[in-house]
RNA sequence: AGAGUUUGAUCCUGGCUCAGAAUGAACGCUGGCGGCGUGCUUAACACAUGCAAGUCGAGCGAGAAAGCCCGUAAGGGUGAGUAAAGCGGCGAACGGGUGCCUAACGCGUGGGAAUCUACCCUUUAGUGAUGAAUACCUUCGAGAAAUCGGAGUUAAUACUGCAUAAGCCCGGAAACGGGGAAAGACGGCCUAAAAGCUGUCGCUGAAGGAUGAGCCUGCGUACUAUUAGCUAGUUGGUAGGGUAAAGGCCUACCAAGGCAAAGAUGGUUAGCCGGCCUGAGAGGGUGUACGGCCACAAUGGGACUGAGAUACGGCCCAUACUCCUACGGGAGGCAGCAGUGGGGAAUAUUGCACAAUGGACGCAAGUCUGAUGCAGCGACGCCGCGUGGAGGAAGACGGUCUUCGGAUUGUAAACUCCUGUUAAGUGGGAAGAAAUGUUUACUGGAAACACCAGUAGAAGCUGACGGUACCACUAGAGAAAGCACCGGCAAACUUCGUGCCAGCAGCCGCGGUAAUACGAAGGGUGCAAGCGUUAUUCGGAAUCACUGGGCGUAAAGAGCGCGUAGGCGGCCUGUUAAGUUAGUUGUUAAAGACCACGGCUUACCUGUGGGGAUGCGAUUAAAACUGGCGGGCUAGAGUUUGGAAGAGAGGGGUAGAAUUCCCGGAGUAGCGGUAAAAUGCGUAGAUCUCGGGAGGAAUACCGGUUGCGAAGGCGGCCCCUUGGGACAUAACUGACGCUAAAGCGCGAAAGCGUGGGGAGCAAACAGGAUUAGAUACCCUGGUAGUCCACGCUGUAAACGAUGAUCACUAGAUGUGGGAUGUGCAUAGCAUAUACUGUGUCGAAGCUAACGCGAUAAGUGAUCCGCCUGGGAAGUACGAUCGCAAGAUUAAAACUCAAAGGAAUUGACGGGGGUCCGCACAAGCGGUGGAACAUGUGGUUUAAUUCGAAACUACGCGAGGAACCUUACCUAGGCUUGACAUGUAGGUGCAACUGGUGGAAACACUGGGUUUUGUAGCAAUACAAACGCUUACACAGGUGCUGCAUGGCUGUCGUCAGCUCGUGUCGUGAGAUGUUGGGUUAAGUCCUUUAACGAGCGCAACCCUUGCCGCUAGUUGCAACGCCGAAAGGUGGCACUCUAGCGGGACUGCCUGGGAAACCAGGAGGAAGGUGGGGAUGACGUCAAGUCCUCAUGGCCCUUAUGCCUAGGGCAACACACGUGUUACAAUGGCGAGUACAGAGGGGAGCGAAGCUGCGAAGUGGAGCAAACCCCAGAAAAUUCGUCUAAGUUCGGAUUGGAGUCUGCAACUCGACUCCAUGAAGUUGAAAUCGCUAGUAAUCGCGUAUCAGAACGACGCGGUGAAUACGUUCUCGGACCUUGUACACACCGCCCGUCACACUAUGGGAGCCGUCCGCACCCGAAACUAUUUUAGCUAACCGUAAAAGGAGGCGAGUAGUGAAGGUGAGGAGGGUGACUGGAGUGAAGUCGUAACAAGGUAGCUGUAGGAGAACCUGCGGCUG
Repeated sequence: AGAGUUUGAUCCUGGCUCAGAAUGAACGCUGGCGGCGUGCUUAACACAUGCAAGUCGAGCGAGAAAGCCCGUAAGGGUGAGUAAAGCGGCGAACGGGUGCCUAACGCGUGGGAAUCUACCCUUUAGUGAUGAAUACCUUCGAGAAAUCGGAGUUAAUACUGCAUAAGCCCGGAAACGGGGAAAGACGGCCUAAAAGCUGUCGCUGAAGGAUGAGCCUGCGUACUAUUAGCUAGUUGGUAGGGUAAAGGCCUACCAAGGCAAAGAUGGUUAGCCGGCCUGAGAGGGUGUACGGCCACAAUGGGACUGAGAUACGGCCCAUACUCCUACGGGAGGCAGCAGUGGGGAAUAUUGCACAAUGGACGCAAGUCUGAUGCAGCGACGCCGCGUGGAGGAAGACGGUCUUCGGAUUGUAAACUCCUGUUAAGUGGGAAGAAAUGUUUACUGGAAACACCAGUAGAAGCUGACGGUACCACUAGAGAAAGCACCGGCAAACUUCGUGCCAGCAGCCGCGGUAAUACGAAGGGUGCAAGCGUUAUUCGGAAUCACUGGGCGUAAAGAGCGCGUAGGCGGCCUGUUAAGUUAGUUGUUAAAGACCACGGCUUACCUGUGGGGAUGCGAUUAAAACUGGCGGGCUAGAGUUUGGAAGAGAGGGGUAGAAUUCCCGGAGUAGCGGUAAAAUGCGUAGAUCUCGGGAGGAAUACCGGUUGCGAAGGCGGCCCCUUGGGACAUAACUGACGCUAAAGCGCGAAAGCGUGGGGAGCAAACAGGAUUAGAUACCCUGGUAGUCCACGCUGUAAACGAUGAUCACUAGAUGUGGGAUGUGCAUAGCAUAUACUGUGUCGAAGCUAACGCGAUAAGUGAUCCGCCUGGGAAGUACGAUCGCAAGAUUAAAACUCAAAGGAAUUGACGGGGGUCCGCACAAGCGGUGGAACAUGUGGUUUAAUUCGAAACUACGCGAGGAACCUUACCUAGGCUUGACAUGUAGGUGCAACUGGUGGAAACACUGGGUUUUGUAGCAAUACAAACGCUUACACAGGUGCUGCAUGGCUGUCGUCAGCUCGUGUCGUGAGAUGUUGGGUUAAGUCCUUUAACGAGCGCAACCCUUGCCGCUAGUUGCAACGCCGAAAGGUGGCACUCUAGCGGGACUGCCUGGGAAACCAGGAGGAAGGUGGGGAUGACGUCAAGUCCUCAUGGCCCUUAUGCCUAGGGCAACACACGUGUUACAAUGGCGAGUACAGAGGGGAGCGAAGCUGCGAAGUGGAGCAAACCCCAGAAAAUUCGUCUAAGUUCGGAUUGGAGUCUGCAACUCGACUCCAUGAAGUUGAAAUCGCUAGUAAUCGCGUAUCAGAACGACGCGGUGAAUACGUUCUCGGACCUUGUACACACCGCCCGUCACACUAUGGGAGCCGUCCGCACCCGAAACUAUUUUAGCUAACCGUAAAAGGAGGCGAGUAGUGAAGGUGAGGAGGGUGACUGGAGUGAAGUCGUAACAAGGUAGCUGUAGGAGAACCUGCGGCUG
C1' cells in the first nucleotide's frame, strides 16, 4: 500500500467481498512447563448451608459454671471480676456488590454563594450544684413459637431541671437587654475517709483549619419531526412557612406569564467519565477488569435514629413469592464471599490466613474484618522456555509419482559423537518482619525516682502462602506437535475415487468420465502449544467526504417567482475589544499512554523520575482582520428624464377566408373512402355548382434557431387599463445589497363542480375491414371533452434533463434593440465603435467519455435545494391537502451481485448508400402428376448391420450385398485363440492323400514320415532351425466416446478478403494503414492521404485446347513416281496425324475520353483485352463429417462384445420424400437403304473370319501385351416406304411360357433372349431445379468396379439453339454509413396476465396480554396541622403533703399519601378466517409490448377502455 467481481473487450460510476488489528469470547481438533493477568456479557431469575460488623470492664450495675487445689465434712480458695447477657459510648452512612432506573446539573469540565461537617489539628474559655427514672435482675402471668405484659429493686460518661459564661444566638444604630452548656474515668502523691494537687484520656461553649457532604450555574453529553406545539405551581412578584442552606421547596394573594424549528413536548435506547480497541491523522466503536462520580438493594411507599441514611446484612406499611405453625399467629430477602437450581454458545473453590496493607472499637494488650493477602480450577489472554545439537549417501527400506530411465519423501531415518533447559528423583533453602509491646538511658510536664509524652539503644516474639521462589547433585534423548490451507484474490501440485451425484463455497465460482476447486493419499505452504471456525468492532471505505466526494447523460438542481428567519456582504475614518492573536497563571486526580533509569535470570509485569495533556477559567497586552457603535463617500443597488422595440398581461369591440348546417335555383347517378374494400350517404334527388342565411371555433400569407415573459406560456385588426426590460443623458438617495428554510403566489394538458355554448375535431361506444385472433393500427359514424364565466386540482421528458447572484479568462462569424461616429450615388444604403439580447464554430482549461467552451460543464466567491448499489417503491402505514381522481411527505422485511454511464469491435435491422453472382428478369429444357429403377424416412422383422440430416443427408460411404463381402440374426463349434512376439516344459513333424459322422466348421480314424551341425562305429546324446502341444505373458474387438484427438473432407467461396512491423492518434478497448475520389473479375491499379512498408490471399508461373514453325516418320499418312491384270508391293514423309521443342497476345499500335489508372471504338491477327477449360481454396466459421479406411488417448469385453461354420438378413411393404430412367407421340413410331467420331480397354484378357441358332448365345481359335489385332455395326442425321390422331403400328409396366450366360450355387435374390400379355400415362396444382455458347437441349460410344450383375458414376465425341431491357423485387455475398437494451451475437434479447410451489410483508371482523397519562372511588404505614376530646403520665411549676397546672404518650379529626378498584381514552406488541400486491423458482399456458424505422417511432403527465403485455384521446419531450 491494495486486490477480486458488471463487459466480447475498454474507461468510468457504483455496490458486494477479501487480505490487517482487536475481544471478559464461544465452538471443532489438538495439548509439555512456568510467570503475570483475567473469568455470568444471558434471568436486577429464585435461593439450601456456612461465613461477610463489631468493639470498649480505663462509662455502669450485676455476675456464673466446669475444672483444679485445700478441707473428715460443712465449706473455702482458684477459675474470675473471666464467660454470657443487659444499660451506655463509638462504629454500623466505610469497606464489598450490581447496572435496574436515569437523556438528567445524572456525568464531564470550568465557575459560584446562601450552608453543614462526628472522629482529627490549632487557639480560647470552662467542667459548679441537684433531681427523677430504667434495663439487667427477682417474682407472677400469656403464648406452639416469635415475643409480650404486670409488680418490685438498682447504676452510669443514660436522662432532666438549676447556676455561671463569651467575640455564641435574638432584638437594637449603639449603649444595653434577653436567651443559652458540661461527665466523668484511670494512674500517682496524699488522706482514717472525704476533699485537694498532679498526669493522661475524656466532656462543654466559641473561633479557625483540614476532611467530607449538600446546593446553584456556563458549556458539552444517543436516535426519532411518520412526535409541532407544551405548560395552572405552570412563569414572575408580595407575604408567610419550611430546610443545615438559596429557591414555587410549600401555602395564600396578585399579574399572565414561561418553553419551542439553534427542535420544546412525546417516543425509543442507554448508567456517565478517566480510559480501552482501531485509525497516518481527523474520526469511528466501546465503557469488562483498575480508578472517580451516580443509581439501586425482592417490588412500591414512608419516616425514625444520627455529624452523616431516607440506611444491602435497621424499622414501619402495602404487594408478590418462599418457609415454620399447635391454624390463633409468626419468619425471610446472596445485585457481600463461596455454593445450588434455572436460563444460556458460555464464565471458577461451599479453600487458607489476618503474616503483610487497610478499616472499626479500645489507653493498651488485643478482638473483629469472604476488605485484603494467598492458594485452587479454566491455553480465556499476554509473555517466556522446551519437545534436542553436531556429524551422517548405500541418497537404505517403505510410501507416492513415473516418459519405466528415474524423481521425491531426504540428512530426513538408521548409525556415531555430544548437551542436559523443562519434567522426574535426592539434598539444601531465602526475602517478604518492621513496628506495637517489654526493657535501659536521656529530655519535658510535675513536688516527685510514680505516671504520661518524646528521643536514642538493647534483647526477644510474630509467615497464610510454603519447605514455595531459588541453588546444588543424579540418571537419561530418555516423557513432550499439532492445526489449517494448497483454482484466483493468496504462500503452497500431483495421483486415485466420484460423475451436476456425493459434496465445496468469504467473493468470483467448482462438480454432467481425463476435477491442481468434491473425498482420500503422497508431497508442499503457513502458523505453532496452539491452529482453525463463528460472532462483534474499527480499518481498508475518499462508500456521509471537517481533513476529504458529488448533482448535463451514471443516484442527485425544487416547475417558476416573491419573500420572513438565518447565512454572507462595497470604500474611507474614529472608537470599542465580543471574536482573533501573544505572554503569564490556575486547573486538566491517580492509574493508563510516551521518554529515561531501576527491580524480578529475560520478557510480560512493576517502581521512581520527567515531559506532555488539543479543553475550560483568570489576568496583562495588541488592534491588522471579522463584529458592535459613531461619522463620511459613490464604483454596488435604486429614483427621476428622453425617444424607441416587442405574439408581455387583463378587458371591450370588430374583420375576412374556410368547415358544417338550413332555405332556394340548376342538375343526374352516383358520392365517399382505402393498399384493396366494405360499413356510410344518395332517385324521398346526394356528390358537384350558384345565391341567401345561421352558428361556433381558429386566425393562412407575413413567420424568421425573429420578439416578449420568472416559468407555464403568448400570434388577425382597433380601443382602454397595466407589468417588465434595453439604450442615452445628467441630477438625486447613500450599501438601501445577494441568497433564501418556513410561508405566500403563479403554474401546459388532462380531470372535477355549477351555469352557458357546441361548427370542426374527438377518449368511450357502434359498425366495416385486416387477422390464427385484432378488445389495435386503417375506414364510416360518434358522446364526454375541446370554447366561455366563476371555482377546484397542482402535476409533465414542467428539459438547456445544466439553481440563483457577482467577478475574471483568446478569438471568428450571423442576427434583434436602442445609441454614437464615418463614407456615399441621401425616403436611404454601406460600414466602424462601445452596450444589451439571441445563435453557430472554436483556443486555453475542464470532462469517464460524449462534449462544454464569455449564454461554461473554465477559474474563484456567497447562499439554497438534492444524492449515497439494483429491486421491493415513489409503494405500505401514519399525517396534511383535495368534492373526487389523487397530490405531498415517505419506510421496512425480503431478495440480487450486480444495476448503470460513455465509448470500442463485431453481429443484426421488415435502416440508408454503392456493387457483384443463372440471384431475379428475358429465354430453353426439366422436376412436382404416371410406371419403373435407386436412396431415405416410417413400419415390419429373429435380423431387416452401421454411418450420413436445411443449404452442406437422401443413384451419399458403396467404383457394383446370390455364397464371400458382412459388420446383423438363428443354430452348431473353438478358447494362447484365424493373426504377432517372447519365456519355460514336452514332443517330432510337414506337404499330399483316404474313410466314417455331420449342413459345414469340426470330431474320430488311416496312409504318407523330417532337415542341419557337433560328438560317437552305432544306438543315441546335445545344440539349432522349423512344426505340433502344454502353461504363462499376451493376442483379438467394424465394442463406446468425432464433445478427448491426428489425418482427410464438406461449406461459406475462387467470395476478395485476412493480417503484421514501425510510426501517429486515443486514459483505454481500439483506430489509422485497409477510409475518400476514380477504376477493376479482383484490397486490380491510379490518385489523394499520418502514414510508410510488408506477409497470406488475387493475378502470373503448371496442365489442356485453339494458329504457325522446327525436329522426327512406324504400326500413322500417302500427293507423286515405279512394278503389277488386280489385290497389292516398292520408293516417299510433301499433306493429315502423332509428340517433343519453340513462336505467338503485350492494351504493343491508331482514334476519342480521362490528372492517371483505365475505358470505348478500330486496324492487323488463328486468337483481343484474365482467348476457352482445368488444377490451384487466405485468416477463419459451423464442438460440421468421419474412432466402420487408417492412426490414436481414455473406458469397456476376455470359454466372449474375440474366432470358425451353415442357413437367413442387408432385397420385407398400408405409406411419405429425394434423385433418375422410359414415356405420353407425327420435329414421331415402324421397316428398308446410305454416311460421318472421339476417347478408352484388352493376357485367369480382348477375341476376328467362318459355321449353327429367330435371338440371347454356341462353336471356332486367326490376330493382338496392341497408332499394328480385337472389343467395334456409332447413334441422332439422311433417302425411300408405311402408320393418320386412336390409349393407337404411341407407351412399355406387369404377368405366363420357353431359353441363354456367369458362377460350387441364380428359391429367397442376377443379367440377357424369344413368344405371348399390353397396366398407368394424352405434357402434369401449389411449388420448384439447371443452363449465357460449342453452352442448353438432343444423340450415341467407352471405362472403373466386376465371375456375373447400371436407368448410377466418371469420361468421349456427333448435331446444335434461344435470350439477357435491366437491377425495382426474391436469395446469397462485398464495402461504407446509421441505430441497437444483441455478444451463445435476431433461431438474439425481452414484457405482462394466468396456473403451481415457497418466502417475507400490508389490510382485516376481532381476540390476547403490556405500558402510559386523565377522571373518580378506596385509602396502609407515615408526616404535618389541629382538638385536649376516652384513657395513661417520674423529673418542671405548685404544696407542709396534695389537688391541680404545664408538658408528654395515646386517641380523634383534617390534609397529603403507595398499592388496589372503576371508567373512558392513547401508544406500541402478538395473533387472526379472509384478502392485496411484492419477491424467488425447472424446459408450464396465452400472446409479442420494448430493443433495428422492433415492423403503428418511443417516452411522458392525465383521462377512458381492454385476458395480458397494452390501446386510444389531449398536451409535452427527443433520450
This is a predicted structure of a 1519-nucleotide RNA (small-subunit ribosomal RNA) from a groundwater metagenome. The RNAcentral record of the sequence draws on SILVA. It matches the Rfam family "Bacterial small subunit ribosomal RNA".